[in-house]
Molecule: FMN riboswitch aptamer (RFN element)
Organism: Ilumatobacteraceae bacterium
RNA sequence: AUGUUCUUGCGGGGUUGGGUGUAAGUCCCGACCGGCGGUACAGCCCGCGAACUCUCUGAGCAAUCAGCGAGCCGAUCCGGUGAAACUCCGGGGCCGACGGUAAAAGUCCGGAUGGAAGCAAGGGCUA
Numbered sequence: 001a002u003g004u005u006c007u008u009g010c011g012g013g014g015u016u017g018g019g020u021g022u023a024a025g026u027c028c029c030g031a032c033c034g035g036c037g038g039u040a041c042a043g044c045c046c047g048c049g050a051a052c053u054c055u056c057u058g059a060g061c062a063a064u065c066a067g068c069g070a071g072c073c074g075a076u077c078c079g080g081u082g083a084a085a086c087u088c089c090g091g092g093g094c095c096g097a098c099g100g101u102a103a104a105a106g107u108c109c110g111g112a113u114g115g116a117a118g119c120a121a122g123g124g125c126u127a
Stems, first nucleotide, its partner, number of pairs: 003125008017029003031107002033096002035048004043094002052071003056067004076092005098110003
């Protein structure tokens, strides 16, 4: 080097302006945002994570909590360049967990000072 194991750090953005209304960052007009890996640079191509649901196991009198696993998991077209792009350039579209709320939420508040895909650094072992 390679493989393996451990530790530490990092690891999600966004309603300006206006309308209606007793009340809305939740409705309407308009505005804004885009986790991680792969691949010609990607929210909408392939895959992953989170959220949500459930089995099992453990803790608890219980509510419930924790862990493993499974399920579920949104949305893109046209033109151009090129060897190659649903990724770039130009144009037009579309999508977004759960609970809460004086009124229905991708953007407010909450679980979350959490967890995690993964990224980086370092140590041990291994030829």